Predicted 3D model of a 101-nucleotide RNA (Glycine riboswitch aptamer) from a Gammaproteobacteria bacterium. Of the family's consensus pairs, 90% are formed in the model. It matches the Rfam family "Glycine riboswitch aptamer". From the family's description: This family represents the bacterial glycine riboswitch. Its mean pLDDT, the model's own confidence on a scale to 100, is 76. The sequence was found by an Rfam model in a public genome assembly.

RNA sequence: AUCAAGGUAUCUGGAGAGAACCGGCAAAUUUAACAGAUUUGGCGGUCACCGAAGGCGCAACUCGCCCGGAAACGCUCAGGUAAAAGGACAGAUACUCUAUC
Numbered sequence: 001a002u003c004a005a006g007g008u009a010u011c012u013g014g015a016g017a018g019a020a021c022c023g024g025c026a027a028a029u030u031u032a033a034c035a036g037a038u039u040u041g042g043c044g045g046u047c048a049c050c051g052a053a054g055g056c057g058c059a060a061c062u063c064g065c066c067c068g069g070a071a072a073c074g075c076u077c078a079g080g081u082a083a084a085a086g087g088a089c090a091g092a093u094a095c096u097c098u099a100u101c
Base pairs, nucleotide, nucleotide: 001100002099006096007095008094009093010092011091012090013089018047020046021045022044023043025041026040027039028038029037030036048081049080050079054077055075056074057073061069062068
């Protein structure tokens, strides 16, 4: 100085499916106060559904064989089902690592 891959940070894009139902609890509003009602939040339960954190399974492929690796496929344990958040993955920038000259 240069090429590709990897890692880290930042930024951008980024899907699907319930603002479901039931029962307590807490707060707020309404009231002079209570009761009642409404709203919100969280908890527990019930069914329905989704796949793109993570996890598990199959194996096209890689390989002479073994070992090993291995999907956006399958499962739905976990997670999720208005917005927000999260989000596999993709792109850009910077740094780093490796390799070559």